[in-house]
Molecule: Glycine riboswitch aptamer
Organism: Nocardioides sediminis
This record gives sequence, structure tokens and C1' cells, in this order.
RNA sequence: CGAUCCCGCGCGGGAGAGUCUUGGUCCGGUCGCAGGCCGGGCAAGCGCCGAAGGGGCAAUUCCUCCCCGGAACCUCUCAGGCACCCGGACCGCGCGGACCAG
Repeated sequence: CGAUCCCGCGCGGGAGAGUCUUGGUCCGGUCGCAGGCCGGGCAAGCGCCGAAGGGGCAAUUCCUCCCCGGAACCUCUCAGGCACCCGGACCGCGCGGACCAG
């Protein structure tokens, strides 16, 4: 001097799944206004998705092969989500930091 790997920050990219049902609740609009209708929110129910996080290795894949053990983009769907926005595993670039092979 110091790469790879790792960490942080910034920028860019970044999927899936509900025009469901009910409501005595809220807001707005409307009508022929004791009330009704329409739209949206909210709540509950049912259905669904996997790519924050979390759990599990029963199946699959990987750690050269069996066992054991572990991990995952696998699996569960607790959490989260199912217009847009936000978030988002992961990928790329830039800057900074730590470590030390050389």
C1' cells in the first nucleotide's frame, strides 16, 4: 500500500395474492326523506400470497457421497401483506468503516 469477504449509508431496480360476504358503525353524495340508494373508510368473517422479521427440517435442493448436523430462493403462515403509495428478500453502482491474505 492493501484485494475478496463482512458492516453502515446513499442512489437505481425489485414479485405474489380479494373489484368476496356481512354490519345495528363512521364519512361523503343522492332521492320520491319515519326511510332508501350509491361510493369510500372501519370492524368481523371467509378466501388467498411469501420476498421484512420469526418457526421447522416431514418432502425438495445445497453443504463431494450415506448417517449425523446445518442452510436455503424449500416449508409453516405466528407476524406481515392482497388498488396506488409505503414496505420489501435479493441484485447493481458509489462512498465510508473494520479485518488481514499478500